[in-house]
Parts: sequence; C1' cells; structure tokens
RNA sequence: GCCGGGGUGGCCUAGUUGGUUAAGGCGUCAGACUCAUAACCUGAAGAUCGCGAGUUCAACUCUCGCUCCCGGCACCA
Repeated sequence: GCCGGGGUGGCCUAGUUGGUUAAGGCGUCAGACUCAUAACCUGAAGAUCGCGAGUUCAACUCUCGCUCCCGGCACCA
C1' cells in the first nucleotide's frame, strides 16, 4: 500500500425491509428484605451509536472521506 471484518452507557452484546420514544446482561446508586452482609426483588442514573460530510420528509442502518482496532496479502531492508 491492497482486501476483509469491526468501533453502540464504565464493561459485554442486540438492533431483521431506513420510520416516532436505541433493547438486554454485568457493574454503579437508592430502596425493600435481613440482627447484619451477600444473594434474590423493586426502582433510578448512565448513549454526541468512532469523527465529518452527503442522500432522504426521516439515518445506528445507505453513500463518501478520515481515524482507531483485528485478520490476511503484498512491498522494502
């Protein structure tokens, strides 16, 4: 340099013809329970969906550029 895959709360993942309010688990916080802790139960907070632009009435989703990570190939010494 080329090809392929990926980037979604602190962490791990889902998101099926583009369609209103992005879902779940762990974790965190609060409450309830308990003599108390843990577990279980209830609730809450927590997401510029990597960045920018474009298409569209409407983009996590489509297109382009950039960036980061992983794998493969090629090049150089």
The RNA shown here (transfer RNA) has 77 nucleotides and comes from a Methanocellales archaeon.
It matches the Rfam family "tRNA". Rfam classes the family as a transfer RNA.
NCBI's taxonomy places the organism under Archaea, Methanobacteriati, Methanobacteriota, Methanomicrobia, Methanocellales.